The RNA shown here (c-di-GMP-I riboswitch aptamer) has 87 nucleotides and comes from Oscillibacter sp. PC13.
The organism belongs to Oscillibacter, within Bacteria.
The model forms 95% of the base pairs in the Rfam consensus.
Its Rfam family is "c-di-GMP-I riboswitch aptamer". Rfam's curators write: GEMM was predicted in a large-scale screen for bacterial structured RNA regulatory elements.

RNA sequence: UUACUGAAACGGCAAACCGUAGGGAAACCACGGGACGCAAAGCUAGGGAGCUAAAGCGCAAAACGCCAUGCCAGCCCAGCUGCCACG
Numbered sequence: 001u002u003a004c005u006g007a008a009a010c011g012g013c014a015a016a017c018c019g020u021a022g023g024g025a026a027a028c029c030a031c032g033g034g035a036c037g038c039a040a041a042g043c044u045a046g047g048g049a050g051c052u053a054a055a056g057c058g059c060a061a062a063a064c065g066c067c068a069u070g071c072c073a074g075c076c077c078a079g080c081u082g083c084c085a086c087g
Base pairs, nucleotide, nucleotide: 004087005085006084012038013037017033018032019031020030022029023028036074042080043079044078046077047076048075050071051070056066057065058064
């Protein structure tokens, strides 16, 4: 230095839930609080899974169904970066 591994230490992130004259059709996101957990729970929507369905299409019409260009990285794979060191 690189790879594997994750005992220890310094730290890091932040689930559910709550708040907001917040954004959004919704999923969800942002900020504040809060910790379930996480060795990448740092970043990326390239592949898959999943969520939503405004507009559009179907329906005489509605209900309802289909549908991502929306979302999701704390679902999996993949790519990029990274602290420390009993080993």